[in-house]
Predicted 3D model of a 375-nucleotide RNA (Bacterial RNase P class A) from a Thermodesulfobacteriaceae bacterium. The RNAcentral record of the sequence draws on ENA.

RNA sequence: UGGGGUAGGAAGGUGGUCGCGCAGGAAGGUUGCUGCCUUCCUGUGAGGAAAGUCCGGGCUCCACAGGGGAGGGCGCCGGGUAAUACCCGGAGGGAGUAAUCCCUGGAUAGGGCCACAGAAAACAGACCGCCCACUGCCCCUAUCUUUAGGGGUAAGGGCAAGGGUGAAAAGGUGGGGUAAGAGCCCACCGCAAGCCCUGGUAACAGGGCUUGGCACGGCAACCCCCGCCUGGAGAAAGGCCAAACAGAGCCAUGGGUGCCCCGCCCAAAGGCUCGGGUAGGCCGCUUGAGGCAGAGGGGUAACUCUCUGCCCUAGAGAAAUGACCACCACCUGGGCACAACCCAGGGACAGAACCCGGCUUACCUACCCCAGCUU
Numbered sequence: 001u002g003g004g005g006u007a008g009g010a011a012g013g014u015g016g017u018c019g020c021g022c023a024g025g026a027a028g029g030u031u032g033c034u035g036c037c038u039u040c041c042u043g044u045g046a047g048g049a050a051a052g053u054c055c056g057g058g059c060u061c062c063a064c065a066g067g068g069g070a071g072g073g074c075g076c077c078g079g080g081u082a083a084u085a086c087c088c089g090g091a092g093g094g095a096g097u098a099a100u101c102c103c104u105g106g107a108u109a110g111g112g113c114c115a116c117a118g119a120a121a122a123c124a125g126a127c128c129g130c131c132c133a134c135u136g137c138c139c140c141u142a143u144c145u146u147u148a149g150g151g152g153u154a155a156g157g158g159c160a161a162g163g164g165u166g167a168a169a170a171g172g173u174g175g176g177g178u179a180a181g182a183g184c185c186c187a188c189c190g191c192a193a194g195c196c197c198u199g200g201u202a203a204c205a206g207g208g209c210u211u212g213g214c215a216c217g218g219c220a221a222c223c224c225c226c227g228c229c230u231g232g233a234g235a236a237a238g239g240c241c242a243a244a245c246a247g248a249g250c251c252a253u254g255g256g257u258g259c260c261c262c263g264c265c266c267a268a269a270g271g272c273u274c275g276g277g278u279a280g281g282c283c284g285c286u287u288g289a290g291g292c293a294g295a296g297g298g299g300u301a302a303c304u305c306u307c308u309g310c311c312c313u314a315g316a317g318a319a320a321u322g323a324c325c326a327c328c329a330c331c332u333g334g335g336c337a338c339a340a341c342c343c344a345g346g347g348a349c350a351g352a353a354c355c356c357g358g359c360u361u362a363c364c365u366a367c368c369c370c371a372g373c374u375u
Base pairs, nucleotide, nucleotide: 001371002370003369004368005367006366007365008364009363012328013327014326015325016324017323018322020045021044022043023042024041025040026039027038028037029036030035047349051360052359054358055357056356057355058354059234060233061232062231071230072229073228074227075226076090077089078088079087080086091104092103093102094101095100105225106224110223111222112219113218114217127163128162129159130158131157134156135155136153137152138151139150140149141148142147171189172188173187174186175185176184190214191212192211193210194209195208196207197206198205199204238283239282240281241280247274248273249272250271251270253267254266255265256264257263290311291310292309293308294307295306296305297304298303330346331345332344333343334342335341
């Protein structure tokens, strides 16, 4: 210098002008007067991810005797946690020169699929190749013929060692065997099944014995099988208060009936009460499985327990949090050969809407690994 890996961190600061939201206060205006409007003052106003909405919880309401099924999710082992698909530690396998990273139930329960290339992709197969032992054909020799011997031929047929295709081609090495070959046979290694011993909580590891020539490659993020878990909806959840209009009841008033009163009947307007609950308002709402620092205890770690101190300030509504200027800080490039200084440029992803724990994504720094160059 280039490439790669892991861990951690930061998302600029101060001041000014203008503007926006919310809360409190003051003054003024108003035909709604604890309301609304205007002006002013004070305070306050996004993030590590507020995001994607991918997981897991809290909280709320609805449903629910028990059992089974469907559907959905998860899947090596142990631990952490409120919980998880997250985190930590380990096991087995794989990738990489390395730092380091990735994968994880079952493929003899069954079905399905395996592009291209290739002869053949799963009850194996034969393109090149190898083989004349067998069948056939041709030639030679012997024989009267039948026939016998030798040589050739890859047509029928045999083989799968070697080549070639592919991500993957049905154990490896050596020997025997054969026409040529092949677990066809044998020795060793590997593999599979069963049993046992040792270590480990376990996944698993190491070892021993017996049997088997070896018996079917891959995909389960295709269906499926096995084990475990699993009700639904979400803050527009949900709770409280409650105009207007319409409704019900009562009162009062007026009218009718009637000589009058009661009673009965009718009524557009008035008053009171009632239930449901619309508009609207309030709560839920932000201080919580909270964060930081220190001390002590447990644990390899994730994490957890106890004590002490400090910190927390949007919580509104379809919803504000902005723009410009100056200075400082940071990064990049140039003016120079370094520094100082000057000039130019740059600052990503993005925007709270009930809350919390994770995952994912851009930048910088430190350390580590590999390669090259220089001293």

Record summary: The source organism's lineage runs through Bacteria, Pseudomonadati, Thermodesulfobacteriota, Thermodesulfobacteria and Thermodesulfobacteriaceae. The model forms 95% of the base pairs in the Rfam consensus. It is recorded under the gene name rnpB. It matches the Rfam family "Bacterial RNase P class A". Rfam describes the family as follows. Ribonuclease P (RNase P) is a ubiquitous endoribonuclease, found in archaea, bacteria and eukarya as well as chloroplasts and mitochondria.